[in-house]
This is a predicted structure of a 73-nucleotide RNA (transfer RNA) from a bacterium. It matches the Rfam family "tRNA". Gene Ontology term of the family: triplet codon-amino acid adaptor activity. By type it is a transfer RNA. The prediction has a mean pLDDT of 82.

RNA sequence: GGUCCGGUAGUUCAACGGAUAGAAUAGCUCCGUCCUAAGGAGAAGGUUGUAGGUUCGAUUCCUACCCGGAUCA
Numbered sequence: 001g002g003u004c005c006g007g008u009a010g011u012u013c014a015a016c017g018g019a020u021a022g023a024a025u026a027g028c029u030c031c032g033u034c035c036u037a038a039g040g041a042g043a044a045g046g047u048u049g050u051a052g053g054u055u056c057g058a059u060u061c062c063u064a065c066c067c068g069g070a071u072c073a
Base pairs, nucleotide, nucleotide: 001072002071003070004069005068006067007066010025011024012023013022018056028042029041030040031039049065050064051063052062053061
């Protein structure tokens, strides 16, 4: 340098082009316990890598770029 895959919550991951982007886990609050834990309940947490484009509507499709990985040379 070429090709391919990936980038979404603190972390690990979902999300036929259509409703307020969800789940697990961690953290927080409450219950629980003599205390801690297990367990239960609740709330919160997101510029969906960046910039454009297509569309009535984009996490999703297209283009360029950035970052990570695999592979070929």